A computed fold for a 154-nucleotide RNA from a Bacillota bacterium, annotated as glmS glucosamine-6-phosphate activated ribozyme aptamer. The sequence was found by an Rfam model in a public genome assembly. It matches the Rfam family "glmS glucosamine-6-phosphate activated ribozyme aptamer". On this family, see Winkler et al., Nature 2004: "Control of gene expression by a natural metabolite-responsive ribozyme". NCBI's taxonomy places the organism under Bacteria, Bacillati, Bacillota.
RNA sequence: AAUAAUUUACAAGCGCCGGAACACGUUGCAGACGUGUUGACGAGGUGGAGGUUAAUCGAAAUAUUCGGCGGGUGCCUCCCGGUUGGCCACGACCGUUAACGAACUUACAAAACCGGGGAGCGAUCCCCGGGACAAAAGGUUCAGGUGGUUUUGC
Repeated sequence: AAUAAUUUACAAGCGCCGGAACACGUUGCAGACGUGUUGACGAGGUGGAGGUUAAUCGAAAUAUUCGGCGGGUGCCUCCCGGUUGGCCACGACCGUUAACGAACUUACAAAACCGGGGAGCGAUCCCCGGGACAAAAGGUUCAGGUGGUUUUGC
């Protein structure tokens, strides 16, 4: 120094990158090579197990937030649980904030931008301050299957 094993910590617009783009150097230039930089802005989202991959919403932009790999709170199946006037069975829809849906209503962000500071030859990165602008979500109302049973009635 490399490899292997063990332990601990760290995450979900999360992690990594040999494509691509850009910078510096090796060259008079090109090409090639080496070393670096960029490679998703927040909001929202986890009952358990298994499986699976193009997993919700908007903002920004000289539109690379392109492309690739991995993962993932999405989705499917089963179990458990909730709602469907009480109870049971089946069904439907959901996930502890536990009907899909319709109408009305309503709140909030960061980057971008401006100013300042720091690191670096540079691409670029980090920090502080200013001041905005969303949607989904949320709330209210409407809306609740079949059979049996129970109840004065629902």